A computed fold for an 87-nucleotide RNA from a Candidatus Omnitrophota bacterium, annotated as transfer RNA. The prediction has a mean pLDDT of 80. The RNAcentral record of the sequence draws on ENA. Its Rfam family is "tRNA". Rfam classes the family as a transfer RNA. From the family's description: Transfer RNA (tRNA) molecules are approximately 80 nucleotides in length. RNAcentral records the identical sequence in 3 taxa.

[in-house]
This record gives sequence, C1' cells and structure tokens, in this order.
RNA sequence: GGUGGGAUGGCCGAGCGGUUGAAGGCACCUGCCUUGAAAGCAGGCGAAGGCUUACGUCUUCCCGGGGUUCGAAUCCCCGUCCCACCG
Repeated sequence: GGUGGGAUGGCCGAGCGGUUGAAGGCACCUGCCUUGAAAGCAGGCGAAGGCUUACGUCUUCCCGGGGUUCGAAUCCCCGUCCCACCG
C1' cells in the first nucleotide's frame, strides 16, 4: 500500500429500511428472604438537553462527518480506530 471483517447503554451482545434507546446477559440500585451476608425471588436501571415544585413529559444521540429516502443503527461516500490476510 491492497483486500476482508468490526466499532450499538458501565461491560458483553442482538438488531441489517418502518410502532420503541433498540432484545438478551452481566454489572448496578431498591425491596423480600437472612442473626448478618451470599445465593435466590420481585421490581427498577443509557446519556445530554428543554419544560415541570414533583410525578412526569418532549427533543437529540448507535465511532465522526456528509448523502439517499416519507422514514437510516441498518443503504451510499469520506474519515478515525481495532482485528485478520495479501504484497
């Protein structure tokens, strides 16, 4: 230098044009249980910003930037980083 694969919540990881920050697991939080813990069970749980006393609610965000589309994590282009192979 070339080719292929990959980048999604704190971590792993599904999703591959159409309801939805986006399955599931782990972690974490609260409660139950326990003398106390662990395990188990139940519930909750991404971030930033706006509004709200609060409960809530709205918007944006899938590596970064641009494009296609009524609609993009998903398709196209450019770039960054990681892995493998070839030279």